The RNA shown here (SAM riboswitch aptamer (S box leader)) has 114 nucleotides and comes from uncultured Ginsengibacter sp. Taxonomically the source falls in Ginsengibacter (Bacteria, Pseudomonadati, Bacteroidota, Chitinophagia). Its mean pLDDT, the model's own confidence on a scale to 100, is 76.

[in-house]
């Protein structure tokens, strides 16, 4: 840089000791009943990645390819508070305005594969 995904899921112990939830602003949370972080052990998930089966599509008929569903966890990653914690910018719908709620998109970010 490209592509895909991001509403689900999954915690105990040890170390350490003050902030942490990516950045800015505003909220809202977590945190001396020890957060965040690091280590160990577990767990979750299914990106690498499915095999196979069934169905769809295609075909004169098949096969292959593609798509959907079911389904496993040995290895490489990842993840294991809150939707990526929420909003911010644009569009739409509803509520009579301010504004709120809901939906879609953009931006940014995270992860995987290349």
């Nucleotide at each position: 840089c490209u592509u895909a995904u991001c509403a689900a899921g999954a915690a105990a112990g040890g170390c350490a000791g003050a902030g942490g939830g990516a950045a800015a602003u505003g909220g809202c949370c977590c945190g001396a009943u020890g957060a965040c972080g690091c280590c160990u052990u577990g767990g979750c998930a299914a990106c690498c990645u499915a095999a196979a089966a069934u169905g769809a599509c295609u075909u004169u008929a098949a096969a292959a390819a593609u798509c959907a569903u079911u389904a496993a966890a040995a290895g490489g990653u990842g993840c294991u508070a809150a939707c990526u914690c929420c909003a911010u910018c644009c569009c739409g719908a509803u509520c009579g305005g301010a504004g709120a709620u809901c939906g879609g998109g953009a931006c940014a970010g995270a992860u995987a594969a290349g």